Transfer RNA from a Candidatus Bathyarchaeota archaeon, 78 nucleotides, folded computationally. It matches the Rfam family "tRNA". Rfam classes the family as a transfer RNA. Taxonomically the source falls in Candidatus Bathyarchaeota (Archaea, Thermoproteati).
RNA sequence: GGGCCCGUAGCUCAGCCAGGGUAGAGCGCCCGGCAUACGACCGGGUGGUCGGCGGUUCAAAUCCGCCCGGGCCCACCA
Numbered sequence: 001g002g003g004c005c006c007g008u009a010g011c012u013c014a015g016c017c018a019g020g021g022u023a024g025a026g027c028g029c030c031c032g033g034c035a036u037a038c039g040a041c042c043g044g045g046u047g048g049u050c051g052g053c054g055g056u057u058c059a060a061a062u063c064c065g066c067c068c069g070g071g072c073c074c075a076c077c078a
Stems, first nucleotide, its partner, number of pairs: 001074007010027004021058001028046006051067005
């Protein structure tokens, strides 16, 4: 230098194309119940600039461009 994959809640990840249309799950955290107590269990609550900027569109996590971060492969140099 070239190619591919990943970036979404505190954590682990779906959702992203064909086919744009209310942002989700599990875990966690908070309050209460149960219990001597902890865990488990039960009830309730809590979650987001969807990596950044711009473009297209009535409407973008989703489509297009550039850039940033991480990973893998190839090439180059020595």